[in-house]
Order: sequence, then structure tokens, then C1' cells
RNA sequence: GCGCGGGUAGUUCAGUGGCAGAAUACUAGCCUUCCAAGCUUGUGACCCGGGUUCGAAUCCCGGCCCACGCA
Repeated sequence: GCGCGGGUAGUUCAGUGGCAGAAUACUAGCCUUCCAAGCUUGUGACCCGGGUUCGAAUCCCGGCCCACGCA
């Protein structure tokens, strides 16, 4: 340099055009003599810029970053 895969809560992942979800972590409460575990509750995210569309995390183009392959 070229090709290919990926980038979504603090972390690990889902989400193939109409609401952004789970687990875990964190907050508060319940339980317990206390802690842990368990139960309930709450907070928190779409890599950046443009385009298409009534509507984009999703499709297209460009960039940045990560991993793999070729040279």
C1' cells in the first nucleotide's frame, strides 16, 4: 500500500430502516447480628463527517482506531 472483519453503557455482547436491549459493574432499598449471596429499583451508550430516505445504530461515500491476511 491492497483486501477483509469490527467500532453500541465502565466491561462483554445483541440489535439487518420506525422504541436502543441483555449480562456484568455502579446507586438506593429489602433480607442478614455484620459481610457475601439473593430479591427489587434507578443511572448510564450507537467512533467522526457527509449522503440516501418521511424516518439511519442499521444502507452508501470518506476519515480515524483495532484485529487478521497478502505484498
A computed fold for a 71-nucleotide RNA from an uncultured archaeon, annotated as transfer RNA. The sequence was found in a public genome assembly.